[in-house]
RNA sequence: GGGGGUAUAGCUCAGUUGGGAGAGCGCUACGCUGGCAGCGUAGAGGUCAGGGGUUCGAGCCCCCUUAUCUCCA
Numbered sequence: 001g002g003g004g005g006u007a008u009a010g011c012u013c014a015g016u017u018g019g020g021a022g023a024g025c026g027c028u029a030c031g032c033u034g035g036c037a038g039c040g041u042a043g044a045g046g047u048c049a050g051g052g053g054u055u056c057g058a059g060c061c062c063c064c065u066u067a068u069c070u071c072c073a
Stems, first nucleotide, its partner, number of pairs: 001072007010025004019056001027043006049065005
């Protein structure tokens, strides 16, 4: 320098064909238990890496950029 992948909650990751942003773990509150642990219920937590474009509508499609992994040289 060139090819390919990844980027979504604190962490690990889903998100199917463009229309509801989610799960597990963790965190907070309450309940069960004599208490811890555990279990249950409820809740908080998001610039979907950044910018632009297409569209009535973008996490998803297109372009550029950034970070990172990998392959080739």
The RNA shown here (transfer RNA) has 73 nucleotides and comes from Desemzia sp. RIT 804. NCBI's taxonomy places the organism under Bacteria, Bacillati, Lactobacillales, Carnobacteriaceae, Desemzia. Its Rfam family is "tRNA". By type it is a transfer RNA.